The prediction has a mean pLDDT of 85. Large-subunit ribosomal RNA, domain II from a bioreactor sludge metagenome, 680 nucleotides, folded computationally.

[in-house]
Context: one part of a larger RNA
RNA sequence: GCCUACGAGUUAGUCGUCAGUUGCGUGGUUAACCAUCUAAGAUGGGAAGCCGUAGCGAAAGCGAGUCUGAAUAGGGCGUUAAGUAGCUGGCGCUAGACGCGAAACCAGGUGAUCUACCCUUGUCCAGGAUGAAGUGAGGGUAAAACCUCAUGGAGGUCCGAACUAGUGUGGGUUGAAAACCGCUUGGAUGAGGUAAGGGUAGGAGCGAAAGACCAAUCAAACUUGGAGAUAGCUCGUACUCCUCGAAAUAGCUUUAGGGCUAGCCUCGAGUAAAAGUUUGCCGGAGGUAGAGCACUGAUUGGGCUAGGGCUGUCACAACGGUACCAAACCCAGACAAACUCCGAAUUCCGGACAAAUGUUUCUCGGGAGUCAGGCAGUGGGGGAUAAGCUUCAUUGCCAAAAGGGAAAGAACCCAAACCAUCAGCUAAGGUCCCAAAAUAAUAGUUAACAGAGAAAGGAUGUUAAGUUGCUUAGACAACUAGGAUGUUGGCUUAGAAGCAGCCAUUCAUUUAAAGAGUGCGUAAUAGCUCACUAGUCAAGCGACUUAGCGUCGACAAUACCCGGGACUUAAACUAUUUACCGAAGCUAUGGGAUUCGUAAGAAUCGGUAGAGGAGCAUUCUAUUUGCAGCGAAGGUGUGUUGCGAGACAUGCUGGAGCGAAUAGAAAAGCAAAUGUAGGC
Repeated sequence: GCCUACGAGUUAGUCGUCAGUUGCGUGGUUAACCAUCUAAGAUGGGAAGCCGUAGCGAAAGCGAGUCUGAAUAGGGCGUUAAGUAGCUGGCGCUAGACGCGAAACCAGGUGAUCUACCCUUGUCCAGGAUGAAGUGAGGGUAAAACCUCAUGGAGGUCCGAACUAGUGUGGGUUGAAAACCGCUUGGAUGAGGUAAGGGUAGGAGCGAAAGACCAAUCAAACUUGGAGAUAGCUCGUACUCCUCGAAAUAGCUUUAGGGCUAGCCUCGAGUAAAAGUUUGCCGGAGGUAGAGCACUGAUUGGGCUAGGGCUGUCACAACGGUACCAAACCCAGACAAACUCCGAAUUCCGGACAAAUGUUUCUCGGGAGUCAGGCAGUGGGGGAUAAGCUUCAUUGCCAAAAGGGAAAGAACCCAAACCAUCAGCUAAGGUCCCAAAAUAAUAGUUAACAGAGAAAGGAUGUUAAGUUGCUUAGACAACUAGGAUGUUGGCUUAGAAGCAGCCAUUCAUUUAAAGAGUGCGUAAUAGCUCACUAGUCAAGCGACUUAGCGUCGACAAUACCCGGGACUUAAACUAUUUACCGAAGCUAUGGGAUUCGUAAGAAUCGGUAGAGGAGCAUUCUAUUUGCAGCGAAGGUGUGUUGCGAGACAUGCUGGAGCGAAUAGAAAAGCAAAUGUAGGC
């Protein structure tokens, strides 16, 4: 993992409440107990008790009223609706209360054969090295001290086996082993190792202290019991069909992943109208978008002008100046969520109005689920006018929605699937091939593999529209020629001559024209060139603006950002037109179910949580009635039938029991729970 079996809303309660149903009802009902009988029961008796029939008040008490109160006021609760006893069902309550699941807590016991420490009695430590104290002898001294040589054998001394420990590393890691193997390493006469016996026990022991160890278990052992502890948590919760169908919000919450009430769903009963809803019309509400500057605030320039700064005359006072700051006022410009002289659209409220729809509204009662929402569009807040971000409002969708399109995709676009059909029409989107349908039509654009990813910005790409210059008195381009003189303008400078820099009424002359000079160049000159002019040539040539489509800008990891092939007067883009394809949409034909309806018929039938309804199957019981050795149940095939759970018939197998109808009662349906047991 698979198969088979088992496996989860049960049972009790004269507890509550509601619905259905039955009996009686100006009341209903017995309990214990007693009697009788055909005796697990039935029938008869039994009114004690309980509920109802009257309430109000804390109570005395009063009573269709009563309490409060000084009150005859006002107010609160009543008075105006039939109950009660069984049975069945829904839900609640008390019990383990749908099932499994803790970590833990408490009580009583069992453990020191592992391990920690202690006590008692034993036992073990090859070999080698070092050579303390003491002692002896010699030297030495007045005597000592002291020196030397021997002897001696100390030490948590040294090297290193046994023994013990476990340093580093390799292997092992479903191991040979629930801690091992190899190499290496520490200690090895000591706070040493080790054996046997004994002791200390669970909030206790023991601990050279690591929360270590206390039998592969330790921040409180193991075992039995309290015990089915508790679990606002996780997981699981079993047959079918039909109808409706949510929520992820508000308030409160030691509350935030839980609850309670409301909201939204469902079932039943009532209400049937001036109900509800939508659109139009009419009457109102409002201060948003926008706009504005009349207020509040903020704000630029100018004018005018208080006050101040600086400054002049100046001992003070006083009076002037001002390229400084600037209130108020005037002109022009312009800003605001917490500004408004104004002010929409949408929205909201109302209506003896019109049309549509037709109970969708509202009230009461039973049952819920929901309280993590998500994305997209729009209007805001937070953030960085970031986020598949966060938080509100509003609409849609997903959630709980399948189908077609977007290559593929919860949410985007189209569109809501009762069933069947080898019928038709369309939506979004498409029509060269993959791949259903135009290699359709007309007029343009694009040349970039643009279409088929991106900005500021750049550019004689190209097309269209426009504005404005020059032009047969010859433009633009090209070529030929000129491009001079005062003068090397003045200043500056080593130099400055058109061309380092500064200054200037940058003048004037000769001219067809020629700047006190556009650029290159020189140390400075020189030289080349331009503006400007003439000639040759012969027809259009410049500058600018707007728009369309392109171009560069363009850097990420295999080649890939058209779905691919491929496509260039397109199979691209823009505009227009006509066909066609295309969905579970709509239509057609047939069928089913539900609701409404006398009928004809009409409408409806996606669905998670959830509410309601109708059934199938299993086991047993009662009554009635059947089948079976001429073959029951069970097993395994085949056929028929029911929307389905399923049912029926029959072949083979099997070898002894088993059904049907109507009621009743349940240990009543498995794929899941890291489910339990067995098998493979």